[in-house]
RNA sequence: CUCUUAUUCAGAGUGGUGGAGAUACAUAGGAUCUAUGAAGCCACGGCAACCCCGUAAGGAAGGUGCCAACCUGAGCGAGCAAUCGAGCAAUAAGAG
Numbered sequence: 001c002u003c004u005u006a007u008u009c010a011g012a013g014u015g016g017u018g019g020a021g022a023u024a025c026a027u028a029g030g031a032u033c034u035a036u037g038a039a040g041c042c043a044c045g046g047c048a049a050c051c052c053c054g055u056a057a058g059g060a061a062g063g064u065g066c067c068a069a070c071c072u073g074a075g076c077g078a079g080c081a082a083u084c085g086a087g088c089a090a091u092a093a094g095a096g
Stems, first nucleotide, its partner, number of pairs: 001096008013044005021033003028072003045067003049064003052059002076085003
């Protein structure tokens, strides 16, 4: 990188650095966060989704992952419609 399967519910922040953006998507819109300091990076702390440990409840040593909260809408397939599904994206496990 590609493929397969599962999930996309919930949970969990401080400090330093940095210096203007951020909230996955499709050059959209709304709304929100942000110089009382965005993204990124580092340290420590934490969470517990998958692996892991455990008969289980549960755990958090280890491998990944994660630690503001969101809404609407285009396009594709099905459907009269409501709506559903696929796709795209993220994470994990397995295979190549």
Molecule: SAM riboswitch aptamer (S box leader)